[in-house]
């Protein structure tokens, strides 16, 4: 200097004029006025997770259904999140990704191609051989052929083989050597696989040692098995005030029992309160269901002081935690923070000058995008600018 990777910050500035919302204080009968403070985000988006808070569900134990997570350790209010590790994959590397338990509990799938896709298989083939044919060489010859040798080649039948080649994402371990008629873990070495145990580590795992020639592929982001976790609804929650209507009407199912007594009640039982069971509690003459119709669209609270922010110190590799001090940073309700003028500036392009540091001028132009109960995450979008660290390549000293 170029390229790449990771993390973080910012995402216009200043001034004038006019116009908004809200907290607090004062004045005012009220409307409102004055002063003062504050006024959108890193994602406010998605609504994907986890909670705080509010209400509902009678509770306990067990089971079932449904859903979620899925290597180890730690953090957190909690999580499917974060941190640190292990293993696997990608990359020269820095780094990035992982839906990371189980395929010997069972079921299922692997299209097409191919002989054959799991206890499968012989397409092209290789070796041996029965029988038959052709050719080569040598000898003989009555020139028709005969004999012998070597072993080449073709066809049919029988036997052995799965090494080589082909198909495919994948072919019953891989590479090399020996051996064989030709081959094959048939044998050997190493790798791979299975079993055993030792060392290190909290662990996931890693490394070495010994034994065994060793049929059993992939998919569970197919069903499934295993381990752990899980009530429901949501600020349109919920509470208060005010006001109004019709304390509305029709129909159906089950049931309306027993005992005691001071005649009022009490107890038991049926039934209800849950997906089911057991126990307890409560209700109990009621319990459940369907249809039609009416009123309330008002105000106040909830509403922003929080698992909150900043700084210092300490512990920890880190996430984070502890401690001391300091701070208060929107609270709207059809929904506020805007409009205009001027100057400057980031980026881009053109022109000119230049001491190559840069300067002047003109034109264009500033991303993604708006709180609505709040918080912790994840995911997605983002013009331009800046900072830090790391990796690779090149050059100079």
């Nucleotide at each position: 200097g170029c390229g790449g990777a990771u993390g973080g910050c910012u995402g216009g500035a200043u001034g004038g004029c006019c116009g908004c919302g809200u907290g607090c204080a004062g004045c005012g009968a009220a409307a409102g006025c004055u002063g003062u403070g504050c006024g959108a985000g890193g994602a406010a988006a998605g609504u994907c997770c986890g909670g705080a808070c509010u209400c509902c569900a009678u509770g306990a134990a067990g089971a079932u259904a449904g859903g979620g997570u899925g290597c180890c350790g730690g953090g957190u209010a909690a999580c499917g999140c974060c941190c640190g590790g292990c293993c696997g994959g990608g990359g020269u590397a820095a780094c990035c990704c992982g839906a990371g338990g189980g395929a010997a509990a069972g079921c299922g799938c692997c299209a097409c191609a191919g002989a054959g896709a799991u206890g499968a298989g012989a397409c092209u083939g290789c070796c041996u051989u029965u029988g038959g044919g052709u050719g080569u060489c040598a000898g003989g010859u009555c020139c028709g052929c005969c004999u012998g040798a070597a072993a080449a080649u073709c066809c049919u039948g029988a036997g052995g083989u799965a090494a080589c080649g082909g198909u495919g994402a994948a072919a019953a371990g891989g590479u090399g050597g020996g051996g064989u008629a030709a081959g094959a873990g048939c044998c050997c070495a190493c790798c791979g696989g299975g079993g055993g145990g030792c060392u290190g580590g909290c662990a996931a795992c890693a490394g070495g040692c010994c034994c065994c020639g060793c049929a059993c592929g992939g998919c569970a982001a197919g069903c499934c098995c295993c381990a752990c976790c899980c009530g429901g609804a949501g600020c349109a929650a919920u509470g208060c005030c005010a006001a109004a209507u019709a304390g509305g009407g029709a129909c159906c199912u089950c049931g309306c029992g027993g005992c005691g007594c001071u005649c009022g009640c009490g107890c038991c039982a049926c039934g209800g309160u849950u997906u089911c069971u057991u126990c307890a509690g409560c209700c109990c003459a009621g319990a459940g269901g369907u249809c039609c119709g009416g009123g309330u669209c008002g105000g106040c609270a909830g509403c922003u002081u929080g698992a909150u922010c900043c700084u210092g110190c300490g512990a920890g590799c880190a996430a984070u935690c502890g401690u001391a001090g300091g701070g208060c940073c929107a609270g709207a309700u059809g929904a506020a923070u805007g409009g205009u003028c001027a100057u400057c500036c980031a980026c881009a392009g053109g022109g000119g000058c230049u001491u190559u540091g840069g300067c002047c001028u003109c034109u264009u132009g500033g991303a993604c995008a708006g709180a609505a109960u709040c918080c912790g995450g994840c995911u997605u979008a983002c013009a331009g600018g800046c900072c830090a660290u790391c990796c690779g390549c090149g050059c100079a000293u």